Context: one part of a larger RNA
Molecule: small-subunit ribosomal RNA, central domain
Organism: soil metagenome
RNA sequence: UUGGGCGUAAAGCGCGCGUAGGCGGCGCCGCAAGUCGGCCGUGAAAUCUCCGGGCUCAACUCGGAGGGGUCGGGCGAGACUGCGGGGCUGGAGGCGGGCAGAGGGCAGUGGAAUUCCGGGUGUAGUGGUGGAAUGCGUAGAGCUCCGGAGGAACACCAGUGGCGAAGGCGGCUGCCUGGGCCUGGCCUGACGCUGAGGCGCGAAAGCGUGGGGAGCGAUCCGGAUUAGAUACCCGGGUAGUCCACGCCGUAAACGAUGGGCACUAGGUGUCGGGGGUAUCGACCCCCUCGGUGCCGCCGCUAACGCAGUAAGUGCCCCGCCUGGGGAGUACGGCCGCAAGGCUAAAACUC
Repeated sequence: UUGGGCGUAAAGCGCGCGUAGGCGGCGCCGCAAGUCGGCCGUGAAAUCUCCGGGCUCAACUCGGAGGGGUCGGGCGAGACUGCGGGGCUGGAGGCGGGCAGAGGGCAGUGGAAUUCCGGGUGUAGUGGUGGAAUGCGUAGAGCUCCGGAGGAACACCAGUGGCGAAGGCGGCUGCCUGGGCCUGGCCUGACGCUGAGGCGCGAAAGCGUGGGGAGCGAUCCGGAUUAGAUACCCGGGUAGUCCACGCCGUAAACGAUGGGCACUAGGUGUCGGGGGUAUCGACCCCCUCGGUGCCGCCGCUAACGCAGUAAGUGCCCCGCCUGGGGAGUACGGCCGCAAGGCUAAAACUC
């Protein structure tokens, strides 16, 4: 529970596509369902309100009047909503020209570094820490040079930068492919917004099958520390981290801020585009569109703060909240190989 809310107090679904539904631009004509105005009908009695009466009053009760509707019929109105018709271009989409980008997928390829292997040189240590020890090393380590193998990640560029709906994306090249921005204003002519269900995408960890395994490294084993040390520090090291395919579907999935449109002082940085001025000119300067930051008025806010990227002012649609614990649990259902996920109480208690 016809209320008020959702950045931080409880509350925005992790993100998208889209079904039903809800909502919907400018002007004209028609209809009259919604809407509005008279009229007629009906709206039993009791109840309710008012006036009057009866029980000594009241409750109660009797009489009269009134009120009472998503109701029916008919007449009328035509602004708004709706429906039908025909039209428009500002919303939306398309087309032509141009631009930036770690957007996605696949294949190939490069150098640095770590590790390991082979060889040369060379000898007594090395490694590690707060200090040590475990460890490695005279079967020749560490250091150093040459050669080789393999895996993973891409220093500088790098940005307060860019791209993507989100998760996320970073060496280089090629192929395939999505989106965006600017510009012309040529075409369509409201084709739009949102979106319960639904479908898809979705970090890390985890799971299945097969591969791969350099470094790192849960669990584990040692060494230390300590009263203890199932830790922090050190030496090892399995799964994993990587690849292919298939699952899982969670997160502080965060801007803790759903999406769309419109309106509302300024200033400043930066990224992408267009125009102008100027010029030898890609520089500078001015205007403008789109993105991304900072500062700041009005306004908003419990405050912090937000402030044209709103948390301001409005409209449309969806999701969600309703004291703490019990509990995001039990039960049931659906999903999953499992781990578990989604949906989601109550007793009791403060």